A computed fold for a 97-nucleotide RNA from Vibrio palustris, annotated as Guanidine-I riboswitch aptamer. Its mean pLDDT, the model's own confidence on a scale to 100, is 80. The model forms 100% of the base pairs in the Rfam consensus.
[in-house]
RNA sequence: UAAAAAGACAUCUAGGGUUCCGGCUGCAUCGCAGUGACUGGUCCGAGAGUUGUCAACCUCUUAUGAGGUCACACGGCGGGACAAAAGCCCGGGAGAA
Numbered sequence: 001u002a003a004a005a006a007g008a009c010a011u012c013u014a015g016g017g018u019u020c021c022g023g024c025u026g027c028a029u030c031g032c033a034g035u036g037a038c039u040g041g042u043c044c045g046a047g048a049g050u051u052g053u054c055a056a057c058c059u060c061u062u063a064u065g066a067g068g069u070c071a072c073a074c075g076g077c078g079g080g081a082c083a084a085a086a087g088c089c090c091g092g093g094a095g096a097a
Stems, first nucleotide, its partner, number of pairs: 007054004012049001015044002020041002022038001023035005056069005072092001074095001078090003
């Protein structure tokens, strides 16, 4: 100076907003309008959060199977999606080290 790898899925959480439900306000009727500057339910949701399963690798085992490993991880601006936003996606990107 240049290049590469660091698995997949599900789950829940931190977090996030406002389609739907609920709340609140108004109208004054049983539904319309407004409000997320409403704790909430549904909903979205982590590479650098949790848990689990599978995959991968190692050891043992006649077979079945059993045990183990799976490390580390600072980070914008901007853009994108659904109703909308976000620790979502671009993205283990740019950059830094």
The same sequence occurs in records of 2 taxa. Rfam family: Guanidine-I riboswitch aptamer. Rfam describes the family as follows. This family represents a conserved RNA structure found upstream of the ykkC and yxkD genes in Bacillus subtilis and related genes in other bacteria. NCBI's taxonomy places the organism under Bacteria, Gammaproteobacteria, Vibrionales, Vibrionaceae, Vibrio.